[in-house]
Context: one part of a larger RNA
Molecule: large-subunit ribosomal RNA, domain I
Organism: Pirellulales bacterium
């Protein structure tokens, strides 16, 4: 020096664990805000810091309810000073306070009313005041506006990605859509929405890459209505000789087998019937009931052995509408908290049902007449968009420009167009449920993770430390022990280190603390050289 073995150091893998995450399901809630939000700053305790709470009434004040013997939040123990069976701390409901900032507002904008008031006579613009409303924040979902590129096409331009991302606007607990100018082609169906299927079909497509329906069938859920007009009545205004026009309100009326108005005829009719707070026309209130926001009751075990400790072994019992789960010095149905089951609200909130008050609505047919049935609309041409459909034979739908009908003997559609036939009635509006989502609360669950995993974040201090001028970026870091019993006392010493005794089940559980792998470094020893 090499190799091996042993004993250590070093290091923090592995195992076990879980305070934290992830996901699913169900229920709730789906908003807060000028009565000042969300977010922040600064304060606030006997006590320095941080977290939590709170706001100069400042870990709190008042009232009501619950509950019970302890309490003055946590890291974090001690001390100090106090409180409490005259019921504290704590939990729930209601109220008071609520610094500075922040939409931040002594403002701006909008609407209405009143007053005032230019050029300019009336007037108008403008000004002033009052009242009401809006503004800001918020995870996703929704609707609308603007709208990429990477990429794919094995290049690339039409195309794709994709009407996606992003930005903007607006609303709601859902939004949007919605009661056929529909779909179809048979013995037709009958608002919308969502799911399964039809079907990767029919089609579209440098017929490339790719894109991609509908009818029909089966389910979920089901709900239908109001206006405009004709006509009648009342009121206002304008032109005018009568008469006409415009306009407000009320009645009437709402449809496609056409319906309605008007005239006429027949029948029926109310001390009746029906409906209702989500539409349908429109507002509510009260009581009961139920749910939520604190809680309450809640069965049944002992002995012995091992052990530091019994829940383990052995023996004998018991409860069970409770043998889900968690904790307790090792593994507990019967030790503790609970669980099954049963009960409970002064106050606040919500809901359904019932009841009452209340509010509202309510004809049918025959004949005649030809008055009405949504106009710069439908349609056309040109240019676009959207339809699964890229201009194609391209219908339907929607925009821009230019044009421009008919009026029920009418009009639109059935994928160019025409005829026949069939279906429907545009150019006004409202509408619950089935559907989407989860910043948030509650409960349950998991062939989800287990500290390089799972959220970036399990941890006195994580969106922290740190980085960046900034927009922004962004960690590491869990485990003594049953209990601190955290090693009194003695000794060595180069004296805040380290070690040896003692104590304590165990201290190789000693705070750089469970287990404690490997690399690497030593010491001892064996063999070889």
């Nucleotide at each position: 020096g090499g190799c091996g073995c042993a004993u250590g150091g070093g290091g923090g893998a592995u195992g076990u664990c879980u305070u934290g995450g992830c996901g699913u399901c169900a229920g709730a809630a789906g908003g807060c805000u000028a009565u000042g939000a969300a977010g922040g700053g600064c304060g606030u305790g006997g006590a320095a810091g941080a977290c939590u709470g709170c706001g100069a009434u400042a870990a709190g004040c008042c009232c009501g309810g619950g509950g019970a013997a302890g309490c003055u939040g946590u890291c974090a123990a001690a001390c100090g000073a106090g409180c409490g069976u005259u019921g504290a701390u704590c939990c729930c409901g209601g109220g008071a306070u609520a610094c500075c900032u922040u939409a931040a507002u002594u403002a701006a904008c909008g609407u209405g009313c009143a007053c005032u008031g230019a050029a300019u006579a009336c007037a108008u613009a403008g000004g002033u005041g009052c009242a009401c409303g809006u503004c800001g924040c918020c995870a996703a979902c929704a609707c609308g506006g603007u709208g990429a590129a990477c990429u794919g096409a094995a290049a690339c331009a039409u195309c794709u990605a994709a009407g996606u991302a992003a930005c903007c606007g607006u609303u709601g607990g859902a939004a949007a859509a919605g009661a056929a100018a529909g779909a179809a082609a048979a013995c037709u169906c009958g608002a919308u929405u969502u799911c399964c299927u039809c079907a990767g079909u029919a089609g579209c497509g440098g017929c490339g890459a790719g894109c991609g329906a509908a009818c029909g069938g089966g389910a979920a859920u089901c709900a239908g209505c109001c206006u405009a007009a004709a006509c009648c009545g009342c009121g206002g205004g304008g032109a005018u000789u009568u008469u006409c026009c415009c306009u407000g309100c009320g009645g009437g009326g709402u449809u496609g087998u056409a319906g309605g108005g008007c005239u006429u005829c027949u029948c029926a009719c109310a001390u009746g019937a029906g409906a209702g707070u989500u539409a349908c026309c429109a507002a509510a209130c009260u009581a009961u009931c139920g749910a939520c926001u604190a809680g309450c009751g809640g069965a049944a075990c002992u002995g012995u052995c091992u052990g530091g400790a019994a829940a383990g072994g052995c023996a004998g019992g018991c409860c069970a509408u409770a043998g889900g789960g968690g904790g307790u010095g090792a593994c507990a149905g019967c030790c503790c908290c609970g669980u099954a089951c049963g009960c409970g609200a002064c106050a606040g909130u919500c809901g359904c049902a019932u009841a009452g008050u209340c509010u509202c609505u309510c004809g049918a047919g025959g004949a005649g007449u030809a008055c009405c049935u949504g106009a710069g609309u439908a349609g056309g041409u040109c240019g676009a968009g959207c339809c699964a459909c890229g201009u194609g034979g391209a219908a339907u739908c929607u925009c821009g420009a230019c044009u421009g009908a008919a009026u029920c003997c009418g009009c639109g559609g059935g994928g160019a167009c025409c005829a026949u036939c069939c279906c429907g009635c545009a150019a006004g509006g409202c509408u619950a449920a089935a559907u989407a989502c989860u910043c948030u609360c509650u409960g349950a669950c998991g062939a989800c993770c287990g500290a390089u995993a799972g959220u970036g974040a399990a941890c006195u201090c994580a969106g922290u430390a740190g980085g960046g001028c900034g927009a922004c970026u962004g960690a590491a870091a869990g485990a003594u022990g049953g209990g601190a019993a955290g090693a009194a006392c003695c000794c060595c010493u180069g004296u805040u280190a380290g070690g040896g005794g003692a104590g304590g089940a165990u201290a190789c559980u000693g705070a750089a603390c469970c287990u404690g792998a490997a690399a690497c470094c030593a010491u001892g020893u064996g063999c070889c050289u």